The RNA shown here (Bacterial RNase P class A) has 339 nucleotides and comes from Candidatus Flexifilum breve. The RNAcentral record of the sequence draws on ENA.
RNA sequence: CAAGCAGGUCAGGUGAUCGCGGCGCUGCGGCGUCGAGGAAAGUCCGUCCUCCAUAGGGUGCGGUGCCGGCUAACAGCCGGGCGGGGUGACCCGACGGAAUAGGGCAACAGAGAGGUAUAUUGCCGUCUGCAAGGGCGGCGAGGGUGAAACGGUGGUGUAAGAGACCACCAGCGCCGGCAGUAAUGUCGGCGGCUAGGCAACCCCACCGGGAGCAAGGCAAAGCAGGCGCACUGGGGCGACCCGUCCCGCGCCGGGUAUGCUGCUAGAGGCGGCGAGCAAUCGCCGUCCCAGAUAGAUGAUCACCCACGACAAAAGGCGGCUUAACGACCUACUUGGACA
Repeated sequence: CAAGCAGGUCAGGUGAUCGCGGCGCUGCGGCGUCGAGGAAAGUCCGUCCUCCAUAGGGUGCGGUGCCGGCUAACAGCCGGGCGGGGUGACCCGACGGAAUAGGGCAACAGAGAGGUAUAUUGCCGUCUGCAAGGGCGGCGAGGGUGAAACGGUGGUGUAAGAGACCACCAGCGCCGGCAGUAAUGUCGGCGGCUAGGCAACCCCACCGGGAGCAAGGCAAAGCAGGCGCACUGGGGCGACCCGUCCCGCGCCGGGUAUGCUGCUAGAGGCGGCGAGCAAUCGCCGUCCCAGAUAGAUGAUCACCCACGACAAAAGGCGGCUUAACGACCUACUUGGACA
């Protein structure tokens, strides 16, 4: 210098005038102060909060799924292991039952698709036949089918063959030593020789009651009842059963559409010190930082620059995911050049 990889920060600035929402003050004319985001988004997880019954048991359903840690919790984060990809920095993985706990599934082709499986072609023996061939038995090496046919190479062996046996290699299981909290790694020994794939199919372990701020609470205003079914019944606990609670329930008709609250001080922001590899935690200091309810956060002008993206609160918080013009910072990798 070029290409790349990981993490982080910012999100046009300044001034003037006018305007909008909250709060405070007021002499009602105004004045002061605060006023979107890193994703406010999608509403996909986890919670707080509220009501249903202080939410109980079973089944179902859903979620999670290597190990350790963090956290209020999580499907999140950090560290590690294993597997895969990349020359590398680094990236990706729902990664339990090492599919030898059991069940289930697998189109077409093929003789046979998971069974101490299969026998189409083939090889061998034997019987028969003049022969072609046929019968019976043995074999599973070669050919053929398939995504996949039950280790590989060489040898021994045999009628022909085969882990039947042997050597080496690959793989699996068991036992033991060592390292590690663990996942796991590594070394040694033994074993039968090979026991395929799919678990976001059943299964196993753990977790989960439902509905949601239009939740819910308070105040005010307003209205008209009628019909049907019921007490061996009906309704609530929003999948079902048990259990438990309540005493009416359903349909039609009638009334209301206002105000207050929930509502923003919080698992809060910033700074410093300390513990830890880190996520994170502890202590101290400091700050208050939107809260509308037809719903504010804008417009115009001037100057400057790198010419400004994605998008905008609606109960709060922690994550994930998606969107995004660009600018900058830090660590690292590969290649080239020069000293």

About this RNA:
The gene name in the source record is rnpB.